[in-house]
RNA sequence: CUUAUGUUUCAGGGAAGGUGCAAUUCCUUACUGGCGGUAGCUGGACAUCUCCAGGAGCCCGCGACCCGCGCAAGCGGUUGAUAUCGGUCAAAUGCCGAAGCCAACGGUUACAGUCCGGAUGAAAGAAACGAGUC
Numbered sequence: 001c002u003u004a005u006g007u008u009u010c011a012g013g014g015a016a017g018g019u020g021c022a023a024u025u026c027c028u029u030a031c032u033g034g035c036g037g038u039a040g041c042u043g044g045a046c047a048u049c050u051c052c053a054g055g056a057g058c059c060c061g062c063g064a065c066c067c068g069c070g071c072a073a074g075c076g077g078u079u080g081a082u083a084u085c086g087g088u089c090a091a092a093u094g095c096c097g098a099a100g101c102c103a104a105c106g107g108u109u110a111c112a113g114u115c116c117g118g119a120u121g122a123a124a125g126a127a128a129c130g131a132g133u134c
Stems, first nucleotide, its partner, number of pairs: 002132001006129005015029004030114002032103002034062004041054005057101002066077004082099001084098004105117003
C1' cells in the first nucleotide's frame, strides 16, 4: 500500500393527559426514526489542487419481522409511507419553509411505532486486530 479470507468487539429510538367497569391499545396533544448508497447543504484543515467529518423514516438497495419447504443447517418468497405543495438554482427525491403520511409478529378486562414477550436473540453492517502482497 492492497485484497479474497480469519478473529474479536459493537450494532434501535419513543408518553403525558382525558373518557370509561375496563385502554400506557380509543380520543387529545406530544414524541421516535436500524444499515449501506446517492447529495448543490453544514463544519474543519490547506497557499492552491484537494482532503476529513456529519448530512433522506416516506429516492435506490439491504436487514429485521412474516410466509412456505426442511429433523436441522439452510433454501425460496412476501413486505410500510409524499418523485406532496411553495421557494432558491443551470440543475433539488436530498437544501430552506409548510403540510401530510408510515411503522412486523404474539400478548392484553378495550383496537398498541411508544406497554409486555420471543430478544442477555438474530442481523444489514461498523470498527479494531491479525494474516497475505510489495
This is a predicted structure of a 134-nucleotide RNA (FMN riboswitch aptamer (RFN element)) from Bombiscardovia coagulans. Of the family's consensus pairs, 93% are formed in the model. It matches the Rfam family "FMN riboswitch aptamer (RFN element)". Its family is annotated with FMN binding in the Gene Ontology. Rfam describes the family as follows. The RFN element is a highly conserved domain that is found frequently in the 5'-untranslated regions of prokaryotic mRNAs that encode for flavin mononucleotide (FMN) biosynthesis and transport proteins. This element is a metabolite-dependent riboswitch that directly binds FMN in the absence of proteins. The coordinates come from a structure-prediction model, not an experiment, and the mean pLDDT is 78. The RNAcentral record of the sequence draws on Rfam.